This is a predicted structure of an 88-nucleotide RNA (c-di-GMP-I-GGC riboswitch aptamer) from Paenibacillus sedimenti. It was read from a public genome assembly, where an Rfam model found it. NCBI's taxonomy places the organism under Bacteria, Bacillati, Bacilli, Caryophanales, Paenibacillus. Of the family's consensus pairs, 91% are formed in the model.

RNA sequence: UAGAACAAAGGCAAAUCCGAACGAAAGUCGGAGACGCAAAGCCACGGGUCUGUGUCCCAUCAGGGAUAUGAUAGCCGGGCUACUCUAA
Repeated sequence: UAGAACAAAGGCAAAUCCGAACGAAAGUCGGAGACGCAAAGCCACGGGUCUGUGUCCCAUCAGGGAUAUGAUAGCCGGGCUACUCUAA
């Protein structure tokens, strides 16, 4: 540097439940819990998604589009770092 995980030592923690925790909401945090994960470690750079929020436009309702901003890293790509083993 590259590859691999039916091994060893470990790690993370989906759904769901509780919270007189945070937030307008999406969602985040703590505890319980384990679906899964070889980066399910970190980063919002690009795309996607969110009945997120605000503004504008179209429209008979429903809804659709544009834009700014928020969230999501366990949606995908990308960047950085890393245990074990193997190869060089």